[in-house]
Molecule: SAM riboswitch aptamer (S box leader)
Organism: Pseudomonadota bacterium
């Protein structure tokens, strides 16, 4: 670093050293010398692998597959929903201005349509993060 496959609206901070930056990426926002980011140490969160039970499957054992318990292994995480939004659908509102039709009238008003504009939703594109596999 490439591929497949799962999960990304919960949950978890202290200290010590640094000393201007930081949230991937663009805009938005924000967080930050009242010390961020990052490094140590220590503490927690969670349950992806991995451990232990049990159900299924099989004659049976072994592989698989589903629960579940635990957390002393291996990773991860410990502002904000992956912080928000970007591309596309689809629904509701809005709508001066554009077509177009219908009524009064000569300027308005009504109905569609589009196109924009906000709200939700649902997806896709990117991204973490785990396990496999090259």
């Nucleotide at each position: 670093c490439a591929c497949u496959c799962a999960u990304c609206g919960a949950g978890a901070c202290c200290g010590g050293c640094u000393g201007a930056g930081g949230g991937a990426u663009a805009g938005g926002c924000c967080c930050u010398u009242a010390g961020a980011c990052g490094c140590c140490g220590g503490g927690g969160c969670a349950a992806c692998c991995g451990c232990c039970a049990g159900a299924c499957c099989c004659a049976a054992c072994c592989a698989g597959u589903c629960u579940g318990u635990a957390a002393a292994g291996g990773u991860g995480c410990c502002a904000a929903c992956u912080c928000c939004u970007g591309c596309g659908a689809u629904g509701c509102g809005c709508c001066g201005u554009g077509c177009c039709g219908c009524c009064c009238c000569u300027g308005g008003g009504c109905a569609g349509c589009g196109a924009g504009c906000g709200c939700a939703u649902c997806g896709a594109c990117a991204g973490a993060u785990g396990a496999g596999c090259g």